[in-house]
Context: one part of a larger RNA
RNA sequence: AUCAAGUCAAGGGAAUUCGGCAAAUUAGCCCCGUGCCUUCGGCAGAAGGGGUCCCUGCUUCUGUGCUUUUGAGUGUGGAAGCAGGGCGCAGUGACUAGGGCGGUCCGACUGUUUAACAAAAACUUAACUUCGCGCAAAGUCGUAAGGCUUAGUAUGCGAAGUGACGUCUGCCCAGUGCCCGUAGUUUAAGCUCUCUUCCAAGAGAGUGAAGACCGGGUAAACGGCGGGAGUAACUAUAACUCUCUUAAGGUAGCGAAAUACCUUGUCGUUUGAAUGACGACGUGCAUGAAUGGCGUAACGAGAUCGCCACUGUCCCUGACUUGAAGCCUC
Numbered sequence: 001a002u003c004a005a006g007u008c009a010a011g012g013g014a015a016u017u018c019g020g021c022a023a024a025u026u027a028g029c030c031c032c033g034u035g036c037c038u039u040c041g042g043c044a045g046a047a048g049g050g051g052u053c054c055c056u057g058c059u060u061c062u063g064u065g066c067u068u069u070u071g072a073g074u075g076u077g078g079a080a081g082c083a084g085g086g087c088g089c090a091g092u093g094a095c096u097a098g099g100g101c102g103g104u105c106c107g108a109c110u111g112u113u114u115a116a117c118a119a120a121a122a123c124u125u126a127a128c129u130u131c132g133c134g135c136a137a138a139g140u141c142g143u144a145a146g147g148c149u150u151a152g153u154a155u156g157c158g159a160a161g162u163g164a165c166g167u168c169u170g171c172c173c174a175g176u177g178c179c180c181g182u183a184g185u186u187u188a189a190g191c192u193c194u195c196u197u198c199c200a201a202g203a204g205a206g207u208g209a210a211g212a213c214c215g216g217g218u219a220a221a222c223g224g225c226g227g228g229a230g231u232a233a234c235u236a237u238a239a240c241u242c243u244c245u246u247a248a249g250g251u252a253g254c255g256a257a258a259u260a261c262c263u264u265g266u267c268g269u270u271u272g273a274a275u276g277a278c279g280a281c282g283u284g285c286a287u288g289a290a291u292g293g294c295g296u297a298a299c300g301a302g303a304u305c306g307c308c309a310c311u312g313u314c315c316c317u318g319a320c321u322u323g324a325a326g327c328c329u330c
Stems, first nucleotide, its partner, number of pairs: 002324008011315002015313001020310001028052005037042001039164001053086015087091001099308007106300002111123002127162007139148003165295004170225003175222002177218005184213003190207006226244005253287001254284001265281006
């Protein structure tokens, strides 16, 4: 010199870095004080301040002993408070012991998960909706006997989707699926009748279930939700008109988004400087409504951006402690 675990560091204070990763800061208890937002519960220990040790005296409340005449007096404990004084740099003196605030996205929340690379936005959840099922139920296990559901009975059980709450949930049943219907068409076996034949066999007609055809319904079923022209007295744009076409042509919302190719879109704010963040715009390659849309207080070892404090992350390294390995000598 290297590595591991630590301690300290002038001045600066994130300039480091993908990123404050790591470290530092904060910290207990008491008092004061506490914004936005909010589902009025919270947020909240918000934030931000002050105190904290020892001695003496006094005050208030209170447990208990003795004396006592009802008052009171005098001891011994506990909890608060006030005043004066003492020491140190420092009084939760060590240990223990929250850094804080703000914006956005996602998921409501507590919970669960890939034992040994992933804890999450994934799963679950309460809640909402649809479907099946009237009990010898539907569903399910077993070859069966029999069992579960259930010693339950539609305020129940089973299956599926969405996922608190608020506000909503548009149009399409042409395709696929499911349900309903049955006059008619098609139609197996069987049965009836006829024909045929040397035997074995065969031919035709009639009747004839489900299914299919056919007719309806159903999208919180699977799913889907257009194009081309022209037009307003600057320009631009097109409320308007025409046309092709579909089952219907994407409504309300949201939108360069966990979705935007072009793209570092354009504008604004933030910075000295921003492919970042946030707010807008909409020309949505390829948003969109329980395959849920949009909001949302609280919550989160979630993702991302900013601010304050703080620091050896850095400018720029240095010193020290303990250990490992190594080197040299013996």

Predicted 3D model of a 330-nucleotide part of an RNA (large-subunit ribosomal RNA, domain IV) from a Gammaproteobacteria bacterium.
It matches the Rfam family "Bacterial large subunit ribosomal RNA".
The organism belongs to Gammaproteobacteria, within Bacteria.
The RNAcentral record of the full RNA draws on ENA.